This is a predicted structure of a 75-nucleotide RNA (c-di-GMP-I riboswitch aptamer) from an Acidimicrobiaceae bacterium.
RNA sequence: UCAGCGAAAGGGCAUAACCGUCGCGAGGCGGUGACGCAAAGCCGUGGAGCCCGUAGGGCCAGCCUGGCUACCGAA
Numbered sequence: 001u002c003a004g005c006g007a008a009a010g011g012g013c014a015u016a017a018c019c020g021u022c023g024c025g026a027g028g029c030g031g032u033g034a035c036g037c038a039a040a041g042c043c044g045u046g047g048a049g050c051c052c053g054u055a056g057g058g059c060c061a062g063c064c065u066g067g068c069u070a071c072c073g074a075a
Stems, first nucleotide, its partner, number of pairs: 012037002017032006035062001041068003046064002049059004
């Protein structure tokens, strides 16, 4: 000096629920709110789950997997 692990402090995200709004729906967005999170940042490639459904299409990144990127930092 680099990499891994990683305490404290600072900063970050935001579950359930409620309100508003969009959608047939799964759900999305905004606000209040904090169950938790060191990638709970981004991306639907694959699987799981879910919705509409004739075909087929869609939702979910806070289920797993894969890809990209990333703040501070003691022993």

Taxonomically the source falls in Acidimicrobiaceae (Bacteria, Actinomycetota, Acidimicrobiia, Acidimicrobiales).
Its mean pLDDT, the model's own confidence on a scale to 100, is 79.
Rfam family: c-di-GMP-I riboswitch aptamer. Gene Ontology term of the family: cyclic-di-GMP binding. Rfam's curators write: GEMM was predicted in a large-scale screen for bacterial structured RNA regulatory elements.